[in-house]
């Protein structure tokens, strides 16, 4: 460099749950601290697939009106959903 692995050793992360605090419309995301299902990339990256949200926008409805309901949609989000593309300890071929 390439392919196997995750037994050892050294270490990494932190789903969920608690508790505050903070972006966001929401989905989700951030930071502390218990706490630990699980991960050999559970390290980074929305490139494809696939799920969530629906703020805006667009459509029917209902209301004198203000507006509210309902559906449609990503430009919004998941990287521990799966494929990919970079990077990388430790063994072993």
């Nucleotide at each position: 460099c390439c392919c196997c692995g995750a037994a050892a050793a050294a270490g990494g992360c932190a789903c969920a749950g608690c508790u505050c605090g903070u972006c966001g419309a929401a989905a989700g995301g951030c930071g502390c601290g218990c706490u630990u299902c699980g991960c050999a990339a559970a390290g980074u990256c929305a490139c494809g697939g696939g799920u969530c949200u629906a703020a805006c926008g667009g459509a029917a409805g209902a209301g004198c009106g203000a507006u509210c309901u309902u559906c449609c949609c990503a430009c919004g989000a998941c990287a521990g959903c799966c494929g990919g593309a970079c990077u990388g300890c430790c063994g072993g071929g």